[in-house]
RNA sequence: GUCGCGACCCAUGCAGCGGUGCCGCUCGAACCGGGUCAGGGCGGGAACGCAGCAGCCCUAAGGGAUGGUAUCCGGGUGCCGUGGUCAUCGUGGCGGG
Numbered sequence: 001g002u003c004g005c006g007a008c009c010c011a012u013g014c015a016g017c018g019g020u021g022c023c024g025c026u027c028g029a030a031c032c033g034g035g036u037c038a039g040g041g042c043g044g045g046a047a048c049g050c051a052g053c054a055g056c057c058c059u060a061a062g063g064g065a066u067g068g069u070a071u072c073c074g075g076g077u078g079c080c081g082u083g084g085u086c087a088u089c090g091u092g093g094c095g096g097g
Stems, first nucleotide, its partner, number of pairs: 001094007009084005014078002017074003020070004025064003033058004041050003
């Protein structure tokens, strides 16, 4: 000097982590959600009817732990894959001095 390999750097794929969305589970409304409405209240001669508190049930906004899922977002996650760069380092071969 040249060729190659590895590291570093960059890009990318994959995995994983965190966040977010969705599904499932669960909690969740004194009144300003719904249903059913004991008691009580009102109307009625009565039969019944009306509104309706508590309670119970369902659910909304919103939470909780975890499972699943996603084409989303993020990184000084990984010594996992691929490619690029030859600026830097290490290493091997060859040639020259």
About this RNA
The RNA shown here (Bacterial small signal recognition particle RNA) has 97 nucleotides and comes from a Planctomycetota bacterium. A source record names the gene ffs. The organism belongs to Planctomycetota, within Bacteria. It matches the Rfam family "Bacterial small signal recognition particle RNA". By type it is a non-coding RNA gene. About the family: The signal recognition particle (SRP) is a universally conserved ribonucleoprotein involved in the co-translational targeting of proteins to membranes.